Small-subunit ribosomal RNA from an uncultured bacterium, 1408 nucleotides, folded computationally.

RNA sequence: UGAUCCUGGCUCAGGAUAAACGCUGGCGGCGCACAUAAGACAUGCAAGUCGAACGGACUUAAUCAAAAUAUGAAUAUUUUUAAGCGGUUAGUGGCGGACUGGUGAGUAACGCGUAAGGAACCUGCCUAUUAGAGGGGAAUAACAGUGAGAAAUCAUUGCUAAUACCGCAUAUGCCAUAAUUACCACAUGGUAAUAGUGGGAAAGGAGCAAUCCGCUAAUAGAUGGCCUUGCGUCUGAUUAGUUAGUUGGUGGGGUAACGGCCUACCAAGACGACGAUCAGUAGCCGGACUGAGAGGUUGAACGGCCACAUUGGGACUGAGAUACGGCCCAGACUCCUACGGGAGGCAGCAGUCGGGAAUAUUGCGCAAUGGAGGAAACCCUGAUGCAGCGACGCCGCGUGGAGGAAGAAGGUCUUCGGAUUGUAAACUCCUGUUGUUGAGGAAGAUAAUGACGGUACUCAACAAGGAAGUGACCGGCUAACUACGUGCCAGCAGCCGCGGUAAAACGUAGGUCACAAGCGUUGUCCGGAAUUACUGGGUGUAAAGGGAGCGCAGGCGGGAAGACAAGUUGGAAGUGAAAUCCAUGGGCUCAACCCAUGAACUGCUUUCAAAACUGUUUUUCUUGAGUAGUGCAGAGGUAGGCGGAAUUCCCGGUGUAGCGGUGGAAUGCGUAGAUAUCGGGAGGAACACCAGUGGCGAAGGCGGCCUACUGGGCACCAACUGACGCUGAGGCUCGAAAGUGUGGGUAGCAAACAGGAUUAGAUACCCUGGUAGUCCACACCGUAAACGAUGAUUACUAGGUGUUGGAGGAUUGACCCCUUCAGUGCCGCAGUUAACACAAUAAGUAAUCCACCUGGGGAGUACGACCGCAAGGUUGAAACUCAAAGGAAUUGACGGGGGCCCGCACAAGCAGUGGAGUAUGUGGUUUAAUUCGAAGCAACGCGAAGAACCUUACCAGGGCUUGACAUAUAAAGGAAUAUAUUAGAGAUAAUAUAGCUCUUCGGAGUCUUUAUACAGGUGGUGCAUGGUUGUCGUCAGCUCGUGUCGUGAGAUGUUGGGUUAAGUCCCGCAACGAGCGCAACCCCUGUGCUUAGUUGCCAGCAUGUAAAGAUGGGAACUCUAAGCAGACUGCCGCGAAUAACGCGGAGGAAGGUGGGGAUGACGUCAAAUCAUCAUGCCCUUUAUGUCCUGGGCUACACACGUACUACAAUGGGUGUAACAGAGGGAGGCAACACAGCGAUGUGAAGCGAAACCCAAAAAGCACCCCCAGUUCGGAUUGAAGGCUGAAAUUCGCCUUCAUGAAGCCGGAAUUGCUAGUAAUGGCAGGUCAGCAUACUGCCGUGAAUACGUUCCCGGGCCUUGUACACACCGCCCGUCACACCAUGAGAGUUGGGGAUACCCGAAGCCUG
Repeated sequence: UGAUCCUGGCUCAGGAUAAACGCUGGCGGCGCACAUAAGACAUGCAAGUCGAACGGACUUAAUCAAAAUAUGAAUAUUUUUAAGCGGUUAGUGGCGGACUGGUGAGUAACGCGUAAGGAACCUGCCUAUUAGAGGGGAAUAACAGUGAGAAAUCAUUGCUAAUACCGCAUAUGCCAUAAUUACCACAUGGUAAUAGUGGGAAAGGAGCAAUCCGCUAAUAGAUGGCCUUGCGUCUGAUUAGUUAGUUGGUGGGGUAACGGCCUACCAAGACGACGAUCAGUAGCCGGACUGAGAGGUUGAACGGCCACAUUGGGACUGAGAUACGGCCCAGACUCCUACGGGAGGCAGCAGUCGGGAAUAUUGCGCAAUGGAGGAAACCCUGAUGCAGCGACGCCGCGUGGAGGAAGAAGGUCUUCGGAUUGUAAACUCCUGUUGUUGAGGAAGAUAAUGACGGUACUCAACAAGGAAGUGACCGGCUAACUACGUGCCAGCAGCCGCGGUAAAACGUAGGUCACAAGCGUUGUCCGGAAUUACUGGGUGUAAAGGGAGCGCAGGCGGGAAGACAAGUUGGAAGUGAAAUCCAUGGGCUCAACCCAUGAACUGCUUUCAAAACUGUUUUUCUUGAGUAGUGCAGAGGUAGGCGGAAUUCCCGGUGUAGCGGUGGAAUGCGUAGAUAUCGGGAGGAACACCAGUGGCGAAGGCGGCCUACUGGGCACCAACUGACGCUGAGGCUCGAAAGUGUGGGUAGCAAACAGGAUUAGAUACCCUGGUAGUCCACACCGUAAACGAUGAUUACUAGGUGUUGGAGGAUUGACCCCUUCAGUGCCGCAGUUAACACAAUAAGUAAUCCACCUGGGGAGUACGACCGCAAGGUUGAAACUCAAAGGAAUUGACGGGGGCCCGCACAAGCAGUGGAGUAUGUGGUUUAAUUCGAAGCAACGCGAAGAACCUUACCAGGGCUUGACAUAUAAAGGAAUAUAUUAGAGAUAAUAUAGCUCUUCGGAGUCUUUAUACAGGUGGUGCAUGGUUGUCGUCAGCUCGUGUCGUGAGAUGUUGGGUUAAGUCCCGCAACGAGCGCAACCCCUGUGCUUAGUUGCCAGCAUGUAAAGAUGGGAACUCUAAGCAGACUGCCGCGAAUAACGCGGAGGAAGGUGGGGAUGACGUCAAAUCAUCAUGCCCUUUAUGUCCUGGGCUACACACGUACUACAAUGGGUGUAACAGAGGGAGGCAACACAGCGAUGUGAAGCGAAACCCAAAAAGCACCCCCAGUUCGGAUUGAAGGCUGAAAUUCGCCUUCAUGAAGCCGGAAUUGCUAGUAAUGGCAGGUCAGCAUACUGCCGUGAAUACGUUCCCGGGCCUUGUACACACCGCCCGUCACACCAUGAGAGUUGGGGAUACCCGAAGCCUG
């Protein structure tokens, strides 16, 4: 997509996550936690330490000294001061604040990764080694005083110490300088030694001491850093050129060190299509996620590197910084202020505000690990160790286990039987993971020290108790279905898509499925996606071959031999940090997690080896390529010349009224002489025939003949060169038509334009004119369906048959034949392809190079750039939007495509309809109601084979509510019913009289009343249905099995040649058979025979009548009704294919399905019917049911359909002993007689019918009428009657008399009919009390025409096109209107960011 195959996008199922949101939430372990505002930050803490460097200050129990007192003394007490012990410490000084910790703003860079180098470097603390520390000096903070200030802080005077500072001496292997020698090397060079010259050190502290800690110089190491280089490291060419300190050199400066790092001079370089510059984005990596892998994405946590610390700039100190918790300056912001000035920097840990979908405590401890200082004790440490909060993630555990069928109750569904929830629960027994309570209680700690923590863990007791049924899902993808509610509403949705009254898709409930302390949703990444294709895609038609050639760069490249070793292959060495991943083992009860070991890290570097292939190089070869030679064909190109035919114009002759043009015309030309015709002339353009899927050319393209110049190709030959080749991004050249510029030219043709037609219009198609243009020269343009929609080159892979140009063989030979090369066509195998198709001229098999594609639309559009005189061209997006767009093929349907054929389809005829009046149906309108349905053909004299009541469904009014009707149960009762009376419109109600049956005596039946279930509905849905019916259409079609073909849908059969009414039959055929249809079988009718013979018949024989099958009789005939026969292209001739069959003929009652009927394939129209009937669901239940009375369905301005009657003489009227068929009849048909003008009435025979009746058939025939609104026509109306029926007013039919309308054959249009038909005439029946112009049948009279299939309509078969498949009443395009979405323009207005140029210029550094 109706279905198919392919292409191609969209979507889903998996995994992951620093996540967020919704609902829910028992426990533990291990991890993780501001992705946004590198926004702003209150408060606290995060970097100090050393008194064993120093001078002070403070303090004082212990030490010491002095004094006093007591004492004989030892000694004790008290006081004091200054030495001074201990303690604390501001300051000087030392070390550390360059680590740790945070963040990712910047950075596209030697920033990072990896591998090298530094003969161009530094390195505190640390390690090892060597040597040393002599002797001096000047200050300064603290402190004290004075002063300024609000403060921060500052100024000044005076005193003082040091491991602070500064000279001098000494000194090496240190530094500088110019030499020499030796060795080494990698270019500048390096190392060592020698002897000169010049320069450069130091500090002390502790201790009783030993000694220890420091200090100076130097060497070496280790560690850490710095610099250089190879390779790798995002996107954009709609960024193609960039660069002046730029690139290099020399001198100088500077640095730890090389260097334009800086400076002066000199040169003009340097980078770039292998992508410079510019713009955008971004910290990089180990790794992480995903994936079979290759890859893709990512850079949270852990680890390495880098960068940053409010923004920008700057230096100082130092071993180390251009310094997160240092300094200076500038900016912004915040705070303090006495307005003069000051202070600050959480991207440290907590925390706050803000932003946001969103991310935690202002916790404990230095016990452990580590760090700074110190000799140490120790101190500091928001590093870190822990705890808290968060299902954010991973892992583990639990919410109980076993038994238990009356399959409980309840719920849900139900076909009412049951099913399901469901062993689930209850109930019985058991356990204690977890939980609660109590007791014990670690490791982490080497002797001490434990924040975690009374934690982990262990034991005991208790009790199924405290914890799950929670969220999502149940249309397909995708595991899992029912009911109710809703009714394109509410809503769902990842994609397809659900929802319009029976929703497995919405909502709820029950059930199910999946997962489970989580489940789902959203975002993002990979996968599926071979959907960017290296592994691993394509380009004829799906997206995609550049319009063509030449050719620089690039890529690729023939045979042989040698060399090298860049690629390549193998071995070895170094490196590839740890963590991660993987494997093994181990530790937490397991796991997550952690530890150890191994492997791996696919990479880079160095080295050794190999030499097949690629490469480089040397030599060589000829087959690729080219050259020469000999021939050949050609619309190849350019220029010049020549030619004839034709058109037009001009001149002249002849000649006269038209010409021309079209589907038909008109405009136009022509009596001022056209057209036509003859002669002469002018000019331009194009070159008939030959002419050919023939030739040439790279493509575009090229066509009369001749000449000149010139390019290319082919064949033969094999002399020469010796791979010189192929492709080709950029570039260059060519490039149809149209168009542009300048100048010519212009016969014909002819955009624009004008006129005439056509048309609803006709800015078109047709006609008459006609300008650019078409032609030439020069110059642009640079595009086409520039197509073989097929890039170039090379090689290989069956054939056949044409044709063009060569060569060879054979031959006497130009022919024919064979071989071969180069073109150009067709058919076709293998193979390829989604198919169509291609197929040696490949779309086959391979190789090389280039171009191009990646869903449709937006769009080859916008912007930018380049080109162009312009027109425009080249390059070439995005927002937004859709779930498709597309290719090939298949089956249908359709076509104002084709072919063949049929039908009262047209044509030829006959009669009508449409005009009139009436009848009837419908629409519309009206109405209380005008009940409902039917709607092109295929509704409309249809349902209705018959509405006064009934029917009846509608309306008004009056009544009833278990009901007018059915079934069941229970209770009560004996009636029901009939007759009569009363009230009432009636339904109905009341009264009176009469009044149950059977019985085994238990009861049963019937009826009434009451009650409950229920009845009832012509209420809705014909789009929920059954059944029935219409229609295409009595058209000839519709299918199946097996086989075959096709990847498949499907095809074949069923097509083809004939033929038929027919898919009827014959022949052919990858088909062979079969089924439903056709035909036949059935009924009626047409002929005959047999049988039968009453109610029908009557020839012959009798009887008989006014007449009469009336009678005897007959069984012949007609007829009746049963059976049989008959017709089959059977026979003959001709045609056709020796077929089917057709035409003609004979015979026959009938001749080619004799005529008619019944019979209707698969299907179509959601065709009709819920009002025949049946029925699901919905609705109604004192009414949408039911009963009654009256009304309505019969209304009436109008419109349509179908009929009847007419308009007249083929007629009307009157008369008349002409002739049917088929029917009906008992509440019936009714003869006959009488009455009535008549409808009809009264009486009444016969007949349940081949018997009697309806019943008269009518057209026919005879006479009158004489063309008139009539002796046509009969509507309408009046009067009087009849019939049916309770009832005839609304609203029946008939009769008589009177009245006497329209209408004189019907516009556009349209219907039926092909023979016993049309037309015409009457008759009967059903329905029915009555009512027929309708319907269904019957017979009588009885035509015309058909050349034919061009056209209209419908149908069948084949074929073709299709963007249709609801199938042409299809699909579909554009404008406009309204709404919405996205994006522009717009007088302007406002804010932010960035960039460029220039000016002023702080701190600071350098120089003078």

Rfam family: Bacterial small subunit ribosomal RNA. RNAcentral holds the sequence, with entries from ENA and SILVA.